Small-subunit ribosomal RNA, 5' domain from Acinetobacter sp., 532 nucleotides, folded computationally. The RNAcentral record of the full RNA draws on ENA and SILVA. Its mean pLDDT, the model's own confidence on a scale to 100, is 85. Its Rfam family is "Bacterial small subunit ribosomal RNA".
Context: one part of a larger RNA
RNA sequence: GGAUGAACGCUAGCUACAGGCUUAACACAUGCAAGUCGCGGGGCAGCAUCAGGUUAGCUUGCUAACCUGGAUGGCGACCGGCGCACGGGUGAGUAACGCGUAUCCAACCUGCCCUCCACCAGGGGAUAGCCCCGCGAAAGCGGGAGUAAUGCCCUAUGCCCUCACGCAACGUCAUCAGCGCGUGAGGAAAGGAGCGAUCCGGUGGCGGAUGGGGAUGCGUCUGAUUAGGCAGUAGGCGGGGCAACGGCCCACCUAGCCGACGAUCAGUAGGGGUUCUGAGAGGAAGGUCCCCCACAUUGGAACUGAGACACGGUCCAAACUCCUACGGGAGGCAGCAGUGAGGAAUAUUGGUCAAUGGACGAGAGUCUGAACCAGCCAAGUAGCGUGAAGGAUGACUGCCCUAUGGGUUGUAAACUUCUUUUAUAAGGGAAUAAAGUGAGGGACGUGUCCCUUUUUGUAUGUACCUUAUGAAUAAGGAUCGGCUAACUCCGUGCCAGCAGCCGCGGUAAUACGGAGGAUCCAAGCGUUAUCC
Numbered sequence: 001g002g003a004u005g006a007a008c009g010c011u012a013g014c015u016a017c018a019g020g021c022u023u024a025a026c027a028c029a030u031g032c033a034a035g036u037c038g039c040g041g042g043g044c045a046g047c048a049u050c051a052g053g054u055u056a057g058c059u060u061g062c063u064a065a066c067c068u069g070g071a072u073g074g075c076g077a078c079c080g081g082c083g084c085a086c087g088g089g090u091g092a093g094u095a096a097c098g099c100g101u102a103u104c105c106a107a108c109c110u111g112c113c114c115u116c117c118a119c120c121a122g123g124g125g126a127u128a129g130c131c132c133c134g135c136g137a138a139a140g141c142g143g144g145a146g147u148a149a150u151g152c153c154c155u156a157u158g159c160c161c162u163c164a165c166g167c168a169a170c171g172u173c174a175u176c177a178g179c180g181c182g183u184g185a186g187g188a189a190a191g192g193a194g195c196g197a198u199c200c201g202g203u204g205g206c207g208g209a210u211g212g213g214g215a216u217g218c219g220u221c222u223g224a225u226u227a228g229g230c231a232g233u234a235g236g237c238g239g240g241g242c243a244a245c246g247g248c249c250c251a252c253c254u255a256g257c258c259g260a261c262g263a264u265c266a267g268u269a270g271g272g273g274u275u276c277u278g279a280g281a282g283g284a285a286g287g288u289c290c291c292c293c294a295c296a297u298u299g300g301a302a303c304u305g306a307g308a309c310a311c312g313g314u315c316c317a318a319a320c321u322c323c324u325a326c327g328g329g330a331g332g333c334a335g336c337a338g339u340g341a342g343g344a345a346u347a348u349u350g351g352u353c354a355a356u357g358g359a360c361g362a363g364a365g366u367c368u369g370a371a372c373c374a375g376c377c378a379a380g381u382a383g384c385g386u387g388a389a390g391g392a393u394g395a396c397u398g399c400c401c402u403a404u405g406g407g408u409u410g411u412a413a414a415c416u417u418c419u420u421u422u423a424u425a426a427g428g429g430a431a432u433a434a435a436g437u438g439a440g441g442g443a444c445g446u447g448u449c450c451c452u453u454u455u456u457g458u459a460u461g462u463a464c465c466u467u468a469u470g471a472a473u474a475a476g477g478a479u480c481g482g483c484u485a486a487c488u489c490c491g492u493g494c495c496a497g498c499a500g501c502c503g504c505g506g507u508a509a510u511a512c513g514g515a516g517g518a519u520c521c522a523a524g525c526g527u528u529a530u531c532c
Stems, first nucleotide, its partner, number of pairs: 001532004006528005013384005019377002021342001026340003030337003035082003040079002043075002047073003050069009089295003098220008108212002113208002116205004121155004131144005161186007171176001191200003221267003228258003233255004238250003270292004274285004297318005320331004348374001350373003356370001357368004387418004398408004423469006432459001436455001438453007476521005481502003487516005497504002
């Protein structure tokens, strides 16, 4: 000098963009953050509609009230499907194939999506909800009766599927792999909407895409005042398990394996893209954003599923908190806000799904603290302003001096002319919206596309524009001995004090305190901390 997720002191006009618990992975009140589908299902608690009945009023066919009916729209709870493994948070652990880079898997999986091929036949037994009974303070639980499905089960059929055996092209570094063919054994399915056309689904299979799993070379902090370490340890044979390879696990056999090119142990730490600095080489850092990893009070475990050993799922143990009728139960903000605590220190218990994206749905749509916005904070960067031009009698005050006089403050002010960014007031007023839906029309490949029109804006009456008013609303901080740009007077008298280093102060202090003046930066300026 540059830099910062900064803090502190003094000061503070506006706008835009980006940023905001670095400490206690400390504890958490409250609300919200993952639902959706009635075009899978039985139903009908509530709402609306309709039908029937009764009663009342009367205008004699209308209104109101009540009852009944799942009949219609719809729908709480329930069964079922898909999602909840994404998105969001944090950095505790981890020195590791965790990450980065390169390569390999002939050792693997992949829901939803895409292409193509083939198929969807027949039957059965349950169970929740509802109803009845019971237990419990509650959380909740038990028994009985009976019922549905795209829920579950059995049988059939079956392809290029799987397995076994045989023949066998092309190929691989290779244990091998295997186009094609034959024989045998085994293995699927679900319906719904619509008058219909048709649409949405279901099952098996070859491929694709996407996402993941695994293996390896190289790289990846400090310490030798850590020198030896290791028994599933190192390897083999055989098995088990897995989507798959493998001591991953197991039985047996062998005695190996790692290490001064630093094993082991200890300490520290998420890694990278990147960021800061530097001419570079290098050094330091890893906050925001993106990729990967790990974690979800602590420890352990599996279940479901295409995918989890699962932040707002389950079970067990532990600590803590809460409820209790003392028998027993409930909970997990490192999601968004917010509270306490810790700390030098870090924000609102805000708005909207309008856009982008996600889940579900045929769709309308519902949900979405993702996201987009708004609020707070000079904590950063950038931009703008606090006026411009003229104006000497170089006015007055202040300060200084060699003091009838000069110097300085200083073109500074006054004064004249001008401007109106900003401010205040009034008026106008966006883009972000493309789609989709509804209506109408057209094309062809007949379920898709296109055209016209309609509708949809949180931020927002915001940005922005125009007009009016009037210099009107807007400057400070640090420093002035040398380094280092900028000097005099007064006060003080080794006192009070200053100080980054050298050092100032003991009676003429440019170094302390004040004043005037000056210098530097400027809505900031200094100090402290840290890095280069």